[in-house]
Context: one part of a larger RNA
RNA sequence: CAGUCUGAGGGGCCUCCGGGCGAUUUUGUCAAAAGGCUUCUACCGACCCGUCUUGAAACACGGACCAAGGAGUCUACCUAGUAUGCGAGUGUUAGGGUGGAAAAACCCGAACGCGUAGCGAAAGCGACAGAUGCCAGGCUUUGCCGCAGCACCGACCAACAUUGAGUCUCUGACAAAAUGAUUGCGUAGGAGCAUAUUGGGUAGGACCCGAAAGAUGGUGAACUACGCUUGAGUAGGGUGAAGCCAGGGGAAACUCUGGUGGAGGCUCGAAGCGAUACUGACGUGCAAAUCGUUCGUCAAACUUGAGUGUAGGGGCGAAAGACUAAUCGAACCAUCUAGUAGCUGGUUCCCUCUGAAGUUUCUCUCAGGAUAGCUGGAACAAUAACGCAGUUUUACUGGGUAAAGCGAAUGAUUAGAGGAAUCGGGGUUCCCAGAGCCUUGACCUAUUCUCAAACUUUAAAUUGGUAAGAGCCGGUGGCUGCUUCAGUGAGCCGCCGGGUACAAUGCGUGUUCCAUGUGGGCCAUUUUUGGUAAGCAGAACUGGCGAUGAGGGAUGAACCUAACGUUGAGAUAAGGUGCCCAACUCCGCGCUCAUGAGACCCCAUAAAAGGUGUUGGUUCAUUUAGACAGCAGGACGGUGGCCCUGGAAGUCGGAAUCCGCUAAGGAGUGUGUAACAACUCACCUGCCGAAUGAAUUAGCCCUGAAAAUUGAUGGCGCUGCAGCGCGGGACCGAUACUCAACCAUCUGAGCAACUUUGGGCUUAGAUGAGUAAGAGGGCGUGAACGUAGUGUCGAAGGCUUUGACGUGAGUCUGGCUGGAACUGCGUUUAGUGCAGAUCUUGGU
Numbered sequence: 001c002a003g004u005c006u007g008a009g010g011g012g013c014c015u016c017c018g019g020g021c022g023a024u025u026u027u028g029u030c031a032a033a034a035g036g037c038u039u040c041u042a043c044c045g046a047c048c049c050g051u052c053u054u055g056a057a058a059c060a061c062g063g064a065c066c067a068a069g070g071a072g073u074c075u076a077c078c079u080a081g082u083a084u085g086c087g088a089g090u091g092u093u094a095g096g097g098u099g100g101a102a103a104a105a106c107c108c109g110a111a112c113g114c115g116u117a118g119c120g121a122a123a124g125c126g127a128c129a130g131a132u133g134c135c136a137g138g139c140u141u142u143g144c145c146g147c148a149g150c151a152c153c154g155a156c157c158a159a160c161a162u163u164g165a166g167u168c169u170c171u172g173a174c175a176a177a178a179u180g181a182u183u184g185c186g187u188a189g190g191a192g193c194a195u196a197u198u199g200g201g202u203a204g205g206a207c208c209c210g211a212a213a214g215a216u217g218g219u220g221a222a223c224u225a226c227g228c229u230u231g232a233g234u235a236g237g238g239u240g241a242a243g244c245c246a247g248g249g250g251a252a253a254c255u256c257u258g259g260u261g262g263a264g265g266c267u268c269g270a271a272g273c274g275a276u277a278c279u280g281a282c283g284u285g286c287a288a289a290u291c292g293u294u295c296g297u298c299a300a301a302c303u304u305g306a307g308u309g310u311a312g313g314g315g316c317g318a319a320a321g322a323c324u325a326a327u328c329g330a331a332c333c334a335u336c337u338a339g340u341a342g343c344u345g346g347u348u349c350c351c352u353c354u355g356a357a358g359u360u361u362c363u364c365u366c367a368g369g370a371u372a373g374c375u376g377g378a379a380c381a382a383u384a385a386c387g388c389a390g391u392u393u394u395a396c397u398g399g400g401u402a403a404a405g406c407g408a409a410u411g412a413u414u415a416g417a418g419g420a421a422u423c424g425g426g427g428u429u430c431c432c433a434g435a436g437c438c439u440u441g442a443c444c445u446a447u448u449c450u451c452a453a454a455c456u457u458u459a460a461a462u463u464g465g466u467a468a469g470a471g472c473c474g475g476u477g478g479c480u481g482c483u484u485c486a487g488u489g490a491g492c493c494g495c496c497g498g499g500u501a502c503a504a505u506g507c508g509u510g511u512u513c514c515a516u517g518u519g520g521g522c523c524a525u526u527u528u529u530g531g532u533a534a535g536c537a538g539a540a541c542u543g544g545c546g547a548u549g550a551g552g553g554a555u556g557a558a559c560c561u562a563a564c565g566u567u568g569a570g571a572u573a574a575g576g577u578g579c580c581c582a583a584c585u586c587c588g589c590g591c592u593c594a595u596g597a598g599a600c601c602c603c604a605u606a607a608a609a610g611g612u613g614u615u616g617g618u619u620c621a622u623u624u625a626g627a628c629a630g631c632a633g634g635a636c637g638g639u640g641g642c643c644c645u646g647g648a649a650g651u652c653g654g655a656a657u658c659c660g661c662u663a664a665g666g667a668g669u670g671u672g673u674a675a676c677a678a679c680u681c682a683c684c685u686g687c688c689g690a691a692u693g694a695a696u697u698a699g700c701c702c703u704g705a706a707a708a709u710u711g712a713u714g715g716c717g718c719u720g721c722a723g724c725g726c727g728g729g730a731c732c733g734a735u736a737c738u739c740a741a742c743c744a745u746c747u748g749a750g751c752a753a754c755u756u757u758g759g760g761c762u763u764a765g766a767u768g769a770g771u772a773a774g775a776g777g778g779c780g781u782g783a784a785c786g787u788a789g790u791g792u793c794g795a796a797g798g799c800u801u802u803g804a805c806g807u808g809a810g811u812c813u814g815g816c817u818g819g820a821a822c823u824g825c826g827u828u829u830a831g832u833g834c835a836g837a838u839c840u841u842g843g844u
Stems, first nucleotide, its partner, number of pairs: 012021003048063004064844006074204013089114003095108003118125002130153001132151003137145003155187002157184003160180003166174003207346002210343001214336006225310009236268003239264001243260007272297003277293002280291002312328001314324002349778006359372001361370003373518002375515007387507003391504002393468006403458001404456002410452003415447001417445003422442009472498009482489001521545004526540005550561003565742006575732003578716003584729001586728006598718001609703003613700010630687005636660003642654002666681001670679002743768009779833001781830010797817004803812003
């Protein structure tokens, strides 16, 4: 979805019988809303996608826009799982048969494959029921029997090693019995085979696109290089070789002068051929090499036509790796060829669940792989077993870091003190081959100062291992080829008894198989190595970013708070509460004035050194016996001290630095003079009337403090603060927390029916981040079969601010258009989904 059966309950009310009310259905009009869509305005948030990357909005690369096309496929084998069939077998292989309109499909089926026996290089030989522990379960349930499986012991087979009773055809062969801590993809009452499918692997173009190369066979000398053959072409001047002529000179050889003559890889220069400079013009050009002026050469190694020859690792080359058809440090065309690429780029629908790694080992390994780890999926055994643990405790045990030590060893190292003897240096005395004395080192003794990654007696914290019971404890008997001098010990096998809280806490587990990605990392606190240092390089523990959003730090991978389904309410974290900007210009106390104030982890710097700026602290002095400061008075005599000097009378300089009188007055603190003088200070006194001076320390502030676009406590701004340091209360503030609702996932419980068993219903609880990757469930497209349908009374397709459903991929529906096919469900199948690939083709 369709069919059949059963069938609770219902099929109304009023009526004057004409009818009325009324569910329901169809339709017109007017509308409505937490309805849909579009546009505008205001406010809040908000950098561009894809990609490689530790890290991208990047001044990293690809990307104008649209349509269509466009990338993990198929085959074989292996491996693991699942499903189905048969089962010690299994398999349609050739072939044959049946039947029919038609055999790919139905039936039979040798051979062959795999399996049923292994071991050994081979010759060859060749395996059956075991014990113990745990255990599903069963039973006659104080207990017994115990599947599969796991662990362990023993036995058997083959090979290998040892031994060799014996037999025979006796240099040799066979071989019973025995042993082994050796080897086997063995046995131990089979489990396989086939098909389908999924994951993975290998070989194939092997997910798609992409080289530089390599090979084979051809085509080119119409461009250009060179040779040969045969043709063509090249104004006008200049210079003036040889030869010749005439005249002169000379004995001659010969020579001189003037002519004539017209040679030359000679010269100027037009045509021609070329191409130096302007580095001119042009530079989507006239032109994929041109134009202008200038310049080189111009009778020859000249220019040129036609013909002909030389061909690709070859030619040709007055040589530039030049030229060989706009191609040359090896042409062009086709093929091998879909060449290979550990490298770059791309790789197409949705939702849900889980969720990494940049580490180990090996590698002609460092841009890659394999291996283990991390991760996913599947399955099995369990559900309180006394199992497990990033935890604690107790017991035993490992260690040589931190610290400490150096009047302990080793090594380094400062300072004195005391020394009988010995050794070295110096000095000195005596009667000098010697002796004595003094001194200084070495050395010795007791002390003292300072140290060690490769020193240490001592020695942490943290940390590693083991144990904390039933497989136990106690007693007793036996066995042994081990062990012992030895019934000594050790191990094993029995029996008897005991008895199960054998530390705490928490949790619920354990095992196997298959497979992906990863194998560039980076950051922070702490520890640490190299380095002057680094946003440097290398390590360790832990936590993060990568893979991750949210609130805060103005901004931001990593900092602080805190991890996320969709909503609403409440109350918080970090951080804040003048305005931007939600929330106290809140309360109390102190500090600070800046002619470059200050203003919150990471964090976006400042130091030494200064300050009579101001505020505190500490120490030492002075002071009512009157200080400090201010004003005033005194500041004398011996003496012009001594020396030096041209001079030196307190005051150029040197040594010394007393006495007297005094309240006090320096053989003188400065000014000054040639030298004196004069003034002043120290010191004393008067007036005054209460605190004063010095050193040092640390808070804020100031100096120290100079750089290139204008400029940043985030901005404005702020001064009894909106700054700095404290204390208190209130409030704001996240996707975190609490409560409520809904969605999904996982787990548990209950219920109907009864084996052809519903992927149902009810209910309780927990959870919800995610790149690479895995798994599950869905959506959509083409085709085939089955089934049910739609369609000229209008299929598909197209357009649409018609409405509806779904988390979503999408689906249904209305209107308009369109004009002939199309769809649901079930099963199968695949050239099945695009935004990117300097993608392809077309269009704009």

Description: Predicted 3D model of an 844-nucleotide part of an RNA (large-subunit ribosomal RNA, domain II) from Astomatida sp. Its Rfam family is "Eukaryotic large subunit ribosomal RNA". A reference for the family is Yusupov et al. (2001), "Crystal structure of the ribosome at 5.5 A resolution", Science. Gene Ontology terms of the family: ribosome and structural constituent of ribosome. The family is grouped with related families in Rfam's "LSU clan". NCBI's taxonomy places the organism under Eukaryota, Alveolata, Ciliophora, Oligohymenophorea, Astomatida.